[in-house]
RNA sequence: CCGUGCUACGUGGGGCGCUAGGGGUGUCCUGUAGCCCGAAACCCUCUACAUGCGGGGCGGAAUGCCUGUCGAAGGGUGUCGGGGUCCCGUAGGUAUGCGGUCGGCACGUGGCGUUGACGGCCGGGUCCUACGCAGCGGGACCUUCGUGAACCGGGUCAGGUCCGGGAGGAAGCAGCCCUAAGCGAAGUGUUCCGGGUGCCGUAGGGUUGCCGGGCCCGAACCGGCGACCGGCUCGCGCCACGAGAUCCGCAUCCGACGGUGGGCUGCACGG
Numbered sequence: 001c002c003g004u005g006c007u008a009c010g011u012g013g014g015g016c017g018c019u020a021g022g023g024g025u026g027u028c029c030u031g032u033a034g035c036c037c038g039a040a041a042c043c044c045u046c047u048a049c050a051u052g053c054g055g056g057g058c059g060g061a062a063u064g065c066c067u068g069u070c071g072a073a074g075g076g077u078g079u080c081g082g083g084g085u086c087c088c089g090u091a092g093g094u095a096u097g098c099g100g101u102c103g104g105c106a107c108g109u110g111g112c113g114u115u116g117a118c119g120g121c122c123g124g125g126u127c128c129u130a131c132g133c134a135g136c137g138g139g140a141c142c143u144u145c146g147u148g149a150a151c152c153g154g155g156u157c158a159g160g161u162c163c164g165g166g167a168g169g170a171a172g173c174a175g176c177c178c179u180a181a182g183c184g185a186a187g188u189g190u191u192c193c194g195g196g197u198g199c200c201g202u203a204g205g206g207u208u209g210c211c212g213g214g215c216c217c218g219a220a221c222c223g224g225c226g227a228c229c230g231g232c233u234c235g236c237g238c239c240a241c242g243a244g245a246u247c248c249g250c251a252u253c254c255g256a257c258g259g260u261g262g263g264c265u266g267c268a269c270g271g
Stems, first nucleotide, its partner, number of pairs: 001271006009059003012030005020047005035056004064264008074254005082248005088242003092239003097236002099233006107226003110222002119216004124211003127205006133198002136194006142187006153178004161170003
């Protein structure tokens, strides 16, 4: 130096999370030539030599291991706050951002006006009072109709009763007819009372407003919408302050993986 068989060892690593702590299952990143089966989140296994547990394979001293340095995916933390975006809150600010609302003006638009605006005068209506009329409601009376009395109203009174020798007579219940008081209904009646009654009449009063009429005058008048001016209002927007989420940046921690430098690696047999 070569070959064969072994052994140590390897068969992924890392961030976060969990834990008193290590590792695993979880989750994310990364890498590969880099195994398989079984259980594991109120979990599994272990205790600082903690860097998994049980079972079965494969590789095997280089394709292994250790260390320095450079780069670096990804993640944690900080809070520095730097910035962006989003979201929430406030007795906050803003009315010269928008919106809402009220008033003004009469520029635009619209309406109305010489078939006569605004204004002036006159007389009416609307309003009030009294009376009348009508109507409505209520009471009384009247008229008509109906009903209306066990006995104590009338008529007629079967049967029965009473008187009589008889002829006959008497009282009289029920029934039927009638009627009084009373009750009920209707009225075309009379009268009294009342009213948030009235396209009603008469008289008087009132008349700021509104409506319509007559006369005079002769060109304006109204304000619905827009513009403009002013008052109020913080609903929206914006600003301020505060809390939060997320992204980027900064600082710091860990860091797969890659580049590069250095170091370490056993036993047996045969040639």
Molecule: Bacterial large signal recognition particle RNA
Organism: Candidatus Spongiisociaceae bacterium